[in-house]
Description: Small-subunit ribosomal RNA from an uncultured bacterium, 1405 nucleotides, folded computationally. The coordinates come from a structure-prediction model, not an experiment, and the mean pLDDT is 85.

RNA sequence: UUAGAGUUUGAUCCUGGCUCAAGAUGAACGCUAGCGGCAGGCUUAACACAUGCAAGUCGAGGGGCAUCGGGAGGGAAGCUUGCUUUCCUUGCCGGCGACCGGCGCACGGGUGAGUAACACGUAUGCAACCUGCCCUCUUCAGGGGGACAACCUUCCGAAAGGGAGGCUAAUCCCGCGUAUAUCGGUUUCGGGCAUCCGAGAUCGAGGAAAGAUUCAUCGGAAGAGGAUGGGCAUGCGGCGCAUUAGCUAGACGGCGGGGUAACGGCCCACCGUGGCGACAAUGCGUAGGGGUUCUGAGAGGAAGGUCCCCCACACUGGUACUGAGACACGGACCAGACUCCUACGGGAGGCAGCAGUGAGGAAUAUUGGUCAAUGGCCGAGAGGCUGAACCAGCCAAGUCGCGUGAGGGAAGAAUGUCCUAAGGAUUGUAAACCUCUUUUGUCGGGGAGCAAAAAGGCUCUGCGGAGUCGUAUUGAGAGUACCCGAAGAAAAAGCAUCGGCUAACUCCGUGCCAGCAGCCGCGGUAAUACGGAGGAUGCGAGCGUUAUCCGGAUUUAUUGGGUUUAAAGGGUGCGCAGGCGGCGUGUCAAGCAAGCGGUAAAAUAGCGGGGCUCAACCCCGUCGAGCCGUUUGAACUGGCGCGCUUGAGUUCAGGCGAGGUAGGCGGAAUUCGUGGUGUAGCGGUGAAAUGCAUAGAUAUCACGAAGAACUCCGAUUGCGAAGGCAGCUUACCAGUCUGCGACUGACGCUCAGGCACGAAAGUGUGGGUAUCGAACAGGAUUAGAUACCCUGGUAGUCCACACAGUAAACGAUGAGCGCUAGGUGUCCGGGUCGCAUGAGACUUGGGUGCCCGAGCGAAAGCGUUAAGCGCUCCACCUGGGGAGUACGCCGGCAACGGUGAAACUCAAAGGAAUUGACGGGGGCCCGCACAAGCGGUGGAGCAUGUGGUUUAAUUUGAAGCAACGCGAAGAACCUUACCAGGCCUUGACAUCCCGGUGACAGAGCAUGUAAUGUGCUUUCCCUUCGGGGCAGCGGAGACAGGUGGUGUAUGGUUGUCGUCAGCUCGUGUUGUGAGAUGUUGGGUUAAGUCCCGCAACGAGCGCAACCCCUGUCCCCAGUAGCCAGCAGGUAAAGCUGGGCACUCUGGGGAGACUGCCGGGGACAACCCGGAGGAAGGCGGGGAUGACGUCAAAUCAUCAUGCCCCUUAUGGCCUGGGCUACACACGUGCUACAAUGGCGCAGACAGAGGGAGGCGAAGCCGCGAGGCGGAGCAAACCCCUGAAAUGGCGCCCCAGUUCGGACUGCAGCCUGCAACCCGGCCGCACGAAGCCGGAAUCGCUAGUAAUCGCAGAUCAGAAUGCCGCGGUGAAUACGUUCCCGGGUCUUGCACACACCGCCCGUCAAG
Repeated sequence: UUAGAGUUUGAUCCUGGCUCAAGAUGAACGCUAGCGGCAGGCUUAACACAUGCAAGUCGAGGGGCAUCGGGAGGGAAGCUUGCUUUCCUUGCCGGCGACCGGCGCACGGGUGAGUAACACGUAUGCAACCUGCCCUCUUCAGGGGGACAACCUUCCGAAAGGGAGGCUAAUCCCGCGUAUAUCGGUUUCGGGCAUCCGAGAUCGAGGAAAGAUUCAUCGGAAGAGGAUGGGCAUGCGGCGCAUUAGCUAGACGGCGGGGUAACGGCCCACCGUGGCGACAAUGCGUAGGGGUUCUGAGAGGAAGGUCCCCCACACUGGUACUGAGACACGGACCAGACUCCUACGGGAGGCAGCAGUGAGGAAUAUUGGUCAAUGGCCGAGAGGCUGAACCAGCCAAGUCGCGUGAGGGAAGAAUGUCCUAAGGAUUGUAAACCUCUUUUGUCGGGGAGCAAAAAGGCUCUGCGGAGUCGUAUUGAGAGUACCCGAAGAAAAAGCAUCGGCUAACUCCGUGCCAGCAGCCGCGGUAAUACGGAGGAUGCGAGCGUUAUCCGGAUUUAUUGGGUUUAAAGGGUGCGCAGGCGGCGUGUCAAGCAAGCGGUAAAAUAGCGGGGCUCAACCCCGUCGAGCCGUUUGAACUGGCGCGCUUGAGUUCAGGCGAGGUAGGCGGAAUUCGUGGUGUAGCGGUGAAAUGCAUAGAUAUCACGAAGAACUCCGAUUGCGAAGGCAGCUUACCAGUCUGCGACUGACGCUCAGGCACGAAAGUGUGGGUAUCGAACAGGAUUAGAUACCCUGGUAGUCCACACAGUAAACGAUGAGCGCUAGGUGUCCGGGUCGCAUGAGACUUGGGUGCCCGAGCGAAAGCGUUAAGCGCUCCACCUGGGGAGUACGCCGGCAACGGUGAAACUCAAAGGAAUUGACGGGGGCCCGCACAAGCGGUGGAGCAUGUGGUUUAAUUUGAAGCAACGCGAAGAACCUUACCAGGCCUUGACAUCCCGGUGACAGAGCAUGUAAUGUGCUUUCCCUUCGGGGCAGCGGAGACAGGUGGUGUAUGGUUGUCGUCAGCUCGUGUUGUGAGAUGUUGGGUUAAGUCCCGCAACGAGCGCAACCCCUGUCCCCAGUAGCCAGCAGGUAAAGCUGGGCACUCUGGGGAGACUGCCGGGGACAACCCGGAGGAAGGCGGGGAUGACGUCAAAUCAUCAUGCCCCUUAUGGCCUGGGCUACACACGUGCUACAAUGGCGCAGACAGAGGGAGGCGAAGCCGCGAGGCGGAGCAAACCCCUGAAAUGGCGCCCCAGUUCGGACUGCAGCCUGCAACCCGGCCGCACGAAGCCGGAAUCGCUAGUAAUCGCAGAUCAGAAUGCCGCGGUGAAUACGUUCCCGGGUCUUGCACACACCGCCCGUCAAG
C1' cells in the first nucleotide's frame, strides 16, 4: 500500500468491448463575482513589423576642441565706474561630440525552426588539446624606426557614402640586443595503458616588452603552476514504421603528406577491398534533450509550459574576418525573398531582447517606474551604462487564506408551492423582533524592514580577508505592509444537478412535437428524464461545459491474461541461427550477493525543523535508484578440465503393416463393335416429357475391343509426419515394435528465417478417354427456375513430366519430457504356468477405443492418448462490421497465393447452458378432427344482420375462430343517442339562500304545427297568531346536466383457448447460476384418475364427488288430479255420492359400490366377459370454467379517474331519419315436388301464459274479425282446434292442382296517428326456382332429420330467440392424412416467441 458501477439475455453464467464516478492543466467557453498573499500569462504564423529603449566605457593611453561651464585678453552696450549682458580671441582649467587606442560587445536576454545526432543524460579517457580577465612563483622592461585617422584642402553623389592630396600623437605598428618556451642531435636516470611519457646535462636553430600619474599606485613582456571556462574521444541509456532489407566510393583500412589548439579521411596522392546490417544497417515519419511534472498501490503510462543545466537558431542559405574565445541576435561580405527611401543613377533594413502594432486564433497582459537592492561591462576611483534585475499595472487563469455575520427567537406569521383540501404539509429559526460582534471594505491618525555599505582611517593577518572607527549621503516600490481609533449588520452569493449509475421530488405546460442525452435511454395526453415553478442535493467566489493526459483497464497481463467450442495452434516434417538442457568432481569468478569508495549540480519530491498572524510560499538540515571503481564470497546460472550412464544413439535376433516407388498379371462389371434369336416398345419420373426404336431398339446368346476401378474379406482393424494408403505378384527403398547382451558417452529438446512434402479443384506440354461428368443443350417443375429431377454432353476424371500450395488440411486440441486412482475391449510382440491340438489364466512392453475418480473447466465436457500437476521452446489472439478487402512488396504462365491496413460505422458481436414458444422433427394419446353416414349452406325468391354507397341524417358499438336473426326479449310517435326547424338558460332532475304569493297541480274554452305563452272560470294545511310546513312563481350564485372523448387510465361483468388436464407452493436435495427435482419413468383412466417405482416428502388451485332435472321402487299426503271396485246418473261425459287402489301431483327415502363370479394384468391400479337389476362400470342431461393468454369486448346497462362543453356537446317540441339501394357477404325461411300437393271425415301431447288480462257458449261475417259476456288471480276457467301420422278420394311428372314472390282491388285489427313505415283477411295476378361451381357447416341416440305447440319482449308488429313434446334413423374399418389440444423427447441464430427472425435484388426518399 490495491474499492467499483451501468450496458448483450425472457432469465443465467462466461468472454468481450463501450461508458461513468477520481486526479491533473500555460487552458478556452457559459453564468456569476467581496478582499488579500504567492506563483502564472501567444500552446496558433521560427508570420510581418511603425515608434522608443535593450552595450557600452576609459581624458589616469593619445591627437585634439564641435558643444557646455570657468579663467585670461580684447571689443561693444547698459549704466550705480565696477558690476551686468553680449561678441571675438586663447585648450589655460573643468570636462568632452566625433576620431586613434584599450577592454567589453562570444556574457546577460529571446526562441525551439532544425536536429534521431556523441545533440542530450550518465560514467570514463585525452601519454592528442586550448584557456582573456583572476591567483601564486621566477625573470625582465635596453636601444631605434614607421604609419594611419581625426584635422586641413579638394572632388563625386539626391542620399547613404566615397575618392585624391597634405600634416600629426600614442599603452598604434615594425626591426635590433637579451631571455629557461619550442624544435633537432648526443647522453644519463626514472616511469607507463600501445603509439610512448617525465627529469637532467650539452651543442645548434629560434621569438619579448608601454607607458600613465594627483607619487598612493595602476599597467607592460617571457616562462612555470593553479583556478575557471571550453575542445575532442569512448561505453551504456532514452521513438514510430520491416507495407523501409539490404546500405556504402572518401565508402573501410594502410603508408606519406596538408591542415588544426589538438586526434582523426578532417582534406589530398598512392596502395589494398574492405566496412555496416534481423542484437535492425539504410530509408521514411515525428521530435530539441535532461533535472523534473501529472497519474498510478506499484510496475508502468503520458508530458517536457514556468524555474535550473546542456544544445541549436537569430529574415532564408552560404562564407570567412577580428579575437583568448564567434563562423558572432542588436558585426562584416555574397546570394535570395520581402519591406521602405530615391533626383531612377543607387541606397537602407532584419523585435525568436522589453514594451507595443497588424495578422492568425477558442485564446494569452503596460508603447509603466527605478538602477534603491542583487548581478554584469568599463574605469584607479567617483561614476557611467544595464527593458538583466527589482517593482508597479492588467487578467478568478491556478493555488492558499479570509469574509458576506453570531446568539436568542413558534402565532411554527404572511406570501409562494403541494395535498388525502372545514384542514394539513413544506419553505422554516428561515424572516420579523431582541441582544452582541466589526474581520474585509469606508473615514481619520501613526508608520516600517528591505540599507549592507562603498570611498577614507586604524588594527590583525595565514595576505584570501576579517574586525573596528567615525563623517556625510543613498528607497523605484510607498505613505505600501503593519499598528491605533471611529461609525455601522452596515457594502459583499452564486453555479450546477435532482430516471439508474449518483447525493437530491412534486405540480403545471408539451404530446415521438419542442427538446434532453456521458452510457443505458427519455418524449406518441396522467413525463420524478423535455420547458417552467416550488422544494431538495452538491460545491462555493466560484460553479458547470469542452479539449487533453493518466487512472479505473488484470482491456498488451514483467508484477498480472489467454488459444477444444468465446478472438487465437502454423497443413506437416527436417533443420541452421537462437532459447533451454542429465549425474559426480576440480577450477575461474562473467552473471549473482555483500562491504567500502567515487559520482549522482541546484531547485523539485519524502522526512525533521524554522520564518511571514495561519496556510500557500520561503529558508535550513537530512535521505538517493542508477552508473563507475575496489575488496570479498562460491550455493545457484555460466566458462574451462576430468569422469559417469539413467537421456539419446549404434550393433545382433525376431516380428508387423492398404507405408513408398517401379514392373508384370487377373477376373467381374460398364460401354462400344460384329453376328444370331426376337418384336414393339425401351428408357425415365412423384407424374411426365426430351431421348432411343420397324433403317429392328430394349431384352437375350456368342465373339471381339477399350479404358477405369478393384466386390466379398472389412472391423471404433492396420500403416504413415501430415496429405493419404485397399485385386494378386516380383524387385528395390523406408519405418516401427519386442527381446537379449555389448558399444558410444549428453551426442539432447524446441525451432524465427530456410528447405522439403502437401487432398480436391486448377494450369502447361504430350498421351489416353470405358464410366462419371462442371460448362453447355434439350425436357420437366415453377409466378419465374439461369436450380433441385430427367435425357444428352465438353473440359476434367486416368498416365508421364513440370507448376500451383490451398481446405471444416479437424481431435476445430503445436512439439518434447516427468508425475498423478481405477475398470473394460481390441491390434502387434515377449515371459511364467497350463493344455497338447481350434484352452486359457496371470504378467510385461508398444498402439488403438470406451466408461469413470481426483483435479480442471463459463459450462458442455476433458480425465495416464488430459483440456490435471510442472518444466522447455515455437506459433498465434486482443470488441463487431469494413476485410482477409485496398495499396505496396514477394511468389506464380495464369487462376491465384503469402504478407496485410485505414477512413467510416455500431453498443454490441459472441460462447455454454436454462425455461418457454415453434418445426412441412420423432414417440404416445384425445376431440364429430378426419374417415364412415344422414341432412344442410354456397344457385332461386323472400326475411334479417353487416360492408359499401347514398343522404340534412341514414345515431352508435361489435371485426378471423371468439363481429355479421350480435348489444336490440321486438325503431310508425315515444324509444332515439342522429338530422332540419322552432323554443328555454339555476335549467327536465338534487341541495342551499332571498323576495313575494296562497295557491299550484288539475279540468274546460280561445289562439299557436307543437313545445309553450297569454286571457277567462274554479279551489291549501298546522298554529301558542309571532310564525311554520308545502307548493309553484321571481331573483342571485354555489351548482345541475352531457348516450361528449379515452375499454391503451380503471372497477364490475363477459367472450375465448377449454370442462382442455393442467397450474403451483413449502421443506429437502441438486446446479456457480438461470433453474431442475417433485410433475419424469412402467402401467391405467374421461381426468396430474388411480397403482407401482423413484431424492424426494407433503400440500394448494383444478379433475371427481357434494347441488338440480330425468330413468325404477317404497313411504307420507289426496284437491281443482284419478276412477279399479260399490251406488246413482246422462244422448254422451268422474257428471254425482264415495274412494285414494292405479295414473298423476308434492314431499321424504331406497337404489349402483367393480359390491359378486370368471379371465387378463406385477398378486396392484385397472381392463374384458357374466350374473342379478329399472339402470353397470361417469346411467343420460344441467349448473359448476384452475394459473393464465388475447393492452380480447364493454366509458352506450352501471360505477369511475382525467380531459372537454356550459344562452350549449345541456333541456323541450314538431317533422324527418335509424326502414335509403348499382352492389358484396353472413345467418335464416319457403321451395323446386308424388316418401308429394289438394279435398273430406277423424285420433293422440308436453311445457307454459292469463286481470288495463285470458276470454267460453251463442249469434253475424267466405275470412281476418265483430257482437257478446259465462268462467277464471287458475292441476278447477280460458288461451287450446296440436301437427306430422292413419283412412277415403282427386292430381299423373308438367314450371304443373308444384312453388308462392310481386302487383291490383275490396276489407279487418291495434294505436292520438299505419303516407314515408305495421300485422292480418278475401278475390284476382302467378315471378324466380326442376336440387344448386369452387368451397363449406351440423350431428354418434331418443341424437340427426321431420312435425307442430307455448313463452318472453309487446298497444300492434317473428322466418329471430328461448323452451316443449310427437314421429324417429344411418354410420364409426380405423388414426395415414386435415384442424385443435395434452404429454415426453430432439433441433433452434425465435423470446412482441414462425403472423418470429432474416438474406439478396430493385425502386423511392